[in-house]
RNA sequence: GCUCCCUUCGUCUAGCGGUCCAGGACGUCGCCCUCUCACGGCGAAAACACGAGUUCGAGUCUCGUAGGGAGCG
Numbered sequence: 001g002c003u004c005c006c007u008u009c010g011u012c013u014a015g016c017g018g019u020c021c022a023g024g025a026c027g028u029c030g031c032c033c034u035c036u037c038a039c040g041g042c043g044a045a046a047a048c049a050c051g052a053g054u055u056c057g058a059g060u061c062u063c064g065u066a067g068g069g070a071g072c073g
Stems, first nucleotide, its partner, number of pairs: 001072007010026004018056001028044005049065005
C1' cells in the first nucleotide's frame, strides 16, 4: 500500500428497512423482604463510533473518516 471482518447502555450481547419509546444478562440506583447483610421480588436510569448518501422511513443498505483485528505484497 491492497483486500476482508468488526464497532450498539459501565461490561457482554439481540436486531435480517416500519408495532422499536432499541430488547436481554451481569453491574449500578431505589423500594419491598430481613434484626442486619446476603439471597429473593418489583421498579428505574443508562447505548446504535463519527460524517454524508439512498429511501416515505436506516441500528439495519451504500460511501467516506476514525479505532480494532486478519490476510496479501